[in-house]
RNA sequence: GAGAGUUUGAUUAUGGCUCAGGACGAACGCUGGCGGCGCGCCUAACACAUGCAAGUCGAGCGGAGACUUAUGAGGAGUAAUCUGAGUAAGUUUUAGCGGCGGACGGGUGAGUAACGCGUGAGCAACCUACCUUUUACAGGGGGAUAACGUCCCGAAAGGGACCCUAAUACCGCAUGAGACCACAAGAACGAAUGUUAAAGGGGUCAAAGGAGAAAUCCGGUAAAAGAUGGGCUCGCGUCCGAUUAGAUAGUUGGUGAGGUAACGGCCCACCAAGUCAACGAUCGGUAGCCGACCUGAGAGGGUGAUCGGCCACAUUGGAACUGAGACACGGUCCAGACUCCUACGGGAGGCAGCAGUGGGGAAUAUUGGGCAAUGGGGGAAACCCUGACCCAGCGACGCCGCGUGAAGGAAGACGGCCUUCGGGUUGUAAACUUCUGUUCUUGGUGAAGAGGGAAAGACGGUAACCAAGGAGGAAGCCCCGGCUAACUACGUGCCAGCAGCCGCGGUAAUACGUAGGGGGCGAGCGUUGUCCGGAAUGAUUGGGCGUAAAGGGCGCGUAGGCGGCUACGGAAGUCUGGAGUGGAAGUCCUAUUUUCAAGGUAGGAAUUGCUUUGGAAACUCCGCAGCUUGAGUGCAGGAGAGGUUAUCGGAAUUCCCGGUGUAGCGGUGAAAUGCAUAGAGAUCGGGAGGAACACCAGUGGCGAAGGCGGGUAACUGGACUGCAACUGACGCUGAGGCGCGAAAGUGUGGGGAGCAAACAGGAUUAGAUACCCUGGUAGUCCACACUGUAAACGAUGAAUGCUAGGUGUAGGUGGUAUCGACCCCAUCUGUGCCGUCGUAAACACAAUAAGCAUUCCGCCUGGGGAGUACGGUCGCAAGAUUAAAACUCAAAGGAAUUGACGGGGGCCCGCACAAGCAGCGGAGCAUGUGGUUUAAUUCGAAGCAACGCGAAGAACCUUACCAGGUCUUGACAUCCGCUUUAGGCAUAUAGAGAUAUAUGUGGAACUUCGGUUCAAAGCGAGACAGGUGGUGCAUGGUUGUCGUCAGCUCGUGUCGUGAGAUGUUGGGUUAAGUCCCGCAACGAGCGCAACCCUUGCCAAUAGUUACUAACGGGUAGAGCUGAGGACUCUAUUGGGACUGCCGUGGACAACACGGAGGAAGGUGGGGACGACGUCAAAUCAUCAUGCCCCUUAUGACCUGGGCUACACACGUGCUACAAUGGUCGCAACAAAGAGGCGCAAAGCCGCAAGGCGGAGCAGAUCUCAAAAAAGCGAUCUCAGUUCAGAUUGUGGGCUGCAACCCGCCCACAUGAAGUCGGAGUUGCUAGUAAUCGCGAAUCAGCAUGUCGCGGUGAAUACGUUCCCGGGCCUUGUACACACCGCCCGUCACACCAUGGGAGUUGAUAGCGCCCGAAGGCAGAGAGGUAACCGCAAGGAGCCAUCUGACGAAGGCGAGAUUAAUGACUGGGGUGAAGUCGUAACAAGGUAGCCGUAUCGGGAGGUGCGGUUGGAUCACCUCCUUU
Repeated sequence: GAGAGUUUGAUUAUGGCUCAGGACGAACGCUGGCGGCGCGCCUAACACAUGCAAGUCGAGCGGAGACUUAUGAGGAGUAAUCUGAGUAAGUUUUAGCGGCGGACGGGUGAGUAACGCGUGAGCAACCUACCUUUUACAGGGGGAUAACGUCCCGAAAGGGACCCUAAUACCGCAUGAGACCACAAGAACGAAUGUUAAAGGGGUCAAAGGAGAAAUCCGGUAAAAGAUGGGCUCGCGUCCGAUUAGAUAGUUGGUGAGGUAACGGCCCACCAAGUCAACGAUCGGUAGCCGACCUGAGAGGGUGAUCGGCCACAUUGGAACUGAGACACGGUCCAGACUCCUACGGGAGGCAGCAGUGGGGAAUAUUGGGCAAUGGGGGAAACCCUGACCCAGCGACGCCGCGUGAAGGAAGACGGCCUUCGGGUUGUAAACUUCUGUUCUUGGUGAAGAGGGAAAGACGGUAACCAAGGAGGAAGCCCCGGCUAACUACGUGCCAGCAGCCGCGGUAAUACGUAGGGGGCGAGCGUUGUCCGGAAUGAUUGGGCGUAAAGGGCGCGUAGGCGGCUACGGAAGUCUGGAGUGGAAGUCCUAUUUUCAAGGUAGGAAUUGCUUUGGAAACUCCGCAGCUUGAGUGCAGGAGAGGUUAUCGGAAUUCCCGGUGUAGCGGUGAAAUGCAUAGAGAUCGGGAGGAACACCAGUGGCGAAGGCGGGUAACUGGACUGCAACUGACGCUGAGGCGCGAAAGUGUGGGGAGCAAACAGGAUUAGAUACCCUGGUAGUCCACACUGUAAACGAUGAAUGCUAGGUGUAGGUGGUAUCGACCCCAUCUGUGCCGUCGUAAACACAAUAAGCAUUCCGCCUGGGGAGUACGGUCGCAAGAUUAAAACUCAAAGGAAUUGACGGGGGCCCGCACAAGCAGCGGAGCAUGUGGUUUAAUUCGAAGCAACGCGAAGAACCUUACCAGGUCUUGACAUCCGCUUUAGGCAUAUAGAGAUAUAUGUGGAACUUCGGUUCAAAGCGAGACAGGUGGUGCAUGGUUGUCGUCAGCUCGUGUCGUGAGAUGUUGGGUUAAGUCCCGCAACGAGCGCAACCCUUGCCAAUAGUUACUAACGGGUAGAGCUGAGGACUCUAUUGGGACUGCCGUGGACAACACGGAGGAAGGUGGGGACGACGUCAAAUCAUCAUGCCCCUUAUGACCUGGGCUACACACGUGCUACAAUGGUCGCAACAAAGAGGCGCAAAGCCGCAAGGCGGAGCAGAUCUCAAAAAAGCGAUCUCAGUUCAGAUUGUGGGCUGCAACCCGCCCACAUGAAGUCGGAGUUGCUAGUAAUCGCGAAUCAGCAUGUCGCGGUGAAUACGUUCCCGGGCCUUGUACACACCGCCCGUCACACCAUGGGAGUUGAUAGCGCCCGAAGGCAGAGAGGUAACCGCAAGGAGCCAUCUGACGAAGGCGAGAUUAAUGACUGGGGUGAAGUCGUAACAAGGUAGCCGUAUCGGGAGGUGCGGUUGGAUCACCUCCUUU
């Protein structure tokens, strides 16, 4: 020391992305009251107008000017007096000479990867003006020169000539304590060069004055010491890149000379050939470094603004001069670029000082005040200068503080918003009352900051204080889906938009926009950018590598790292004590001070470091001496497909020759190509040649890995066992390096039987560049050489030690026992399996570790792009190796779970198949649908599970559709106002009708007779009505389906980190999750079954309309009648069946089979009844309903038409095709229903449909009503018929307002297709199929449909291999919208970044050559020349000038690196629903994948070798249990 969101249906771990925190020299958006303290060009080291930023000293000097005083030649004047050159003194200004300072202060960060910086040392190799201390000294001379003056040149800047002059300017001489130089006796010291001190004599070297009346003060010279400041050297530390691996010629060292303050290749001559580098040289990129600052628990990571230290730079490059100090920001010279002035000849300039301007930019201030303070320069001082500094201005840029009011105040006001219409909320909030005065405004007083005394304050009339006034002037910004505190309404409708991540928006958006409300912070709030954190996500603290990313293919071995036991010594690491340093500021703590705070002040801690010194000696290390257990050697053995070479062998394939022999062979799912009458295949014999070695053979052996398999011989490597003789740590690992390294492939030369990429042909297919077949070349084989990769795998690096066991197997040894072998026991080595602890995300591993530890190496850090591009190395090539980025995604991936799925497996069931029967599919017709047509052919239903379905019945109506005609508060509901008495009925007229008009008739209740109420109509206004309009993907309800399938769950417990599992699995059994047994489960619920209805048997009760045995009556006959309650029957209640009994099997169970009894036997038959759920299944047109839409119409009414169309296609049915039949005749036997707007008898009429008729019946009474098939008899005799009946004609009947479109029936006539139905397909397991008729609903009328009823009444089921559907278990999975899933590649289009590219244009650093400025150095110096020497001539010295090498910029050249760009081109990524296929995931339909080669539109195919990260079945082996 806090975590959260996001991969999934869910889980776990891995892993990335994202968020919450803090910070900022910030910027942007909205907003903005006050004060304090800070901060403010991060970009163009871009260019700069203007002003200022470094001067000062007259007590160094000579002048010049001004003023004052004194004096005053001379002049004027009669004089007073005036004027006045000059002189002297004083005051003052200062151009010049001279001194000190301009090397500080101030700015900036371009360069620099460096002794630049930091830290610690060193200089025995150094300098230091001013300052301090000390010592000594300052004598005497000389010659110039600015200024000034005269003249000249120039536009200017400026320059020149001549004359004069001073000094603390300059130069000799003297003096020399002293310093320096060379020599140096002797002495001492040191790690080397050497150092210290030094007698002694020799040589060289000084000076300046000024002020003052003076004292004295300030200076000067030489020297020593100090202080301060610097110079140089060294140890350690200091960014990235190896796709930068070699670099270096003054380079490394030496000797000598030079140079410097000083060491030094710093420079030069000569000599030697070194020096640096994998502990990263060189090169490239980037960068000022530090104290510190931000963050962080810390370790770390990031940064280097302000403040402080160091460095570097000053327009760019070079150079020196002066000086104590510079190679000099506001100095000089030269060169370049740029700007300005110019008279065109020539000149001037350098804000990275303070302000300021332009420019750049997202962005950063005033051309302010003052030297009052602090500090600096000069001066003796006064003082001057100081854009250092102190202040003020601007900016919410940051930190801190304060305010925008306080208390009371419920009718919980108005308004707003929401609402379930009740209310809630804004909200004590406001209003209102009482206060306060921070801030604000005005007025007054008024600082500290200033030292021992006086003067001196920019800030500033500021802070502070006092008084007055007055709540008066002062609140916004962001957010409200989760993370993350905070929710409603409206608008919008995948649009507009939001978004940090996940993600919102397609008509009910807490996610967009607005409003109300709420949350957060507050003079600020958000956004953007950057850094740290979270991130243990580069892991030292503190990660990993079997399957998630990750072990090198394997060995040998170099450097390096690590290393056994016992002593002794040392003390590098280590530990401990002391000393020095670690500047100040900052951070932290304490105290104190600003009223508090920020801020300030003081003290302390800390500064984890470096240096040095004393000590300790366990461990590491080093040295030395030993030891034997690690390692190795030796001796004795046995095992082995270990390797290399040579040689031999048999079986088989193929080919050749010959014999026999004849028509096919071969091949496949089936075929064909192919071979064969020129004799194949088959068979026999002989021969040739190549390759591979059956059985043995084994989770057996050997090898480091790759790999190794017939026999023999030779050569040869390693391991193992036993013995314990020898060496004595000789060891382990191993970056680079070297070697080995399957298959494919390459080169050269051989060889070539079989196999076989490519290729050819045949099939398959929509296609088939494949799978299958027939051929077939490289290759496969050998030799030599290359290549160097594989799923080179145990996906598991090597080594050592330790940590329960059990059981196989291979090789060896020992022991016991035995006559001996076997067996048994022990042990070592190898190789398997199971398993405890432990580990692990899980799977699993488990002495052959994935356990516990140690050492060393290799490797990983999200997916894609990509193991790719570029570059390098290697290769003959193919290619290998090393190895990125842009861009893009929010995942990609592991293990396990539950499902679903599989052209996976096992078990089981079902009229699922099979076995049967009857059909459909062919015909005609009926009916529904599609399609077409139409003004309309209303709408819905769509695989099973739409299609004789909604529709249990379309001529009008229905009716929703179409045409035309009409209505508009409406056909229907509620409410209001006025008027009226109507409405209705009847009649008439117009009209197609709706409708309109007219005539007649003409309300109810109450009443105070005025009227009121109700009802109805008309008119009027609006609320509203109405909608079969849309959405079944907004819904309720209802329904279908899987499926009457046997399943679906829960509680508690247990197991698992968890999702989950267990239960529910297993062994049996069942129709059944039915039951039994077993079991970490024990129980329970919804389903199953049962309870309900019906049917089959019996009983009891009850007998009318039913029944009739006995008795009576009676008829042609008859339960017709009296009667009966027996029977049938009716309809109520009960009984009955439960594997209850017996036997057998089974496990002594469940249960199964058989039997008995029984009307019925194992759920007796049938029905109703439909678990959790699935299909966004169906229905907005039954109904209900949200939202949307229409409102003189999408509503309503009417007439007519349509839903009935018709080249066609499909479904469902009916009737047939006939003799098991048709026709005719005779003549039996049902059940269940219906009936008053009804069923209708008898009788009569009609061939019939039907008509007339009207008994009876609201029904066990009457009617419909005749059952039909069957039976008996006759006839037909196999044919388009005496089958079949479509179609059509004529005539009738019925219903109805009305049968034209468009009903049904009857009679007569007509007499089509059809002779049993292709592929395919349906139903049915018993009172079933088939066949026969009857009834009902709907309905005026209209069934071949539907729903019911009974009659007659079969066949077959071996069985579960297969098809379909389902259940359970198991397995694989890349699926979870769940296989109608997922998903790959080419092609086409758009966009994006990127590689190559003839080149093109820049930049950078170096190399070679040319030119060569300034400048110092060296040489020359004929020209010039004051000081010194010399009497002089002359000399010394100096200068101009010249020469030389060096030398910046520039030029030329060849290359290197890098950036931008480039016609064209390569692949990559991303995109809405494009095209072609189907490669992968299931055995993915040819198992997949890896390496390699080859081919193909493409995924990909094929060959060779490898792998399991393959399903399934069988076998073998091993293991577990018994």
The RNA shown here (small-subunit ribosomal RNA) has 1522 nucleotides and comes from an uncultured bacterium. Its mean pLDDT, the model's own confidence on a scale to 100, is 84. Rfam family: Bacterial small subunit ribosomal RNA.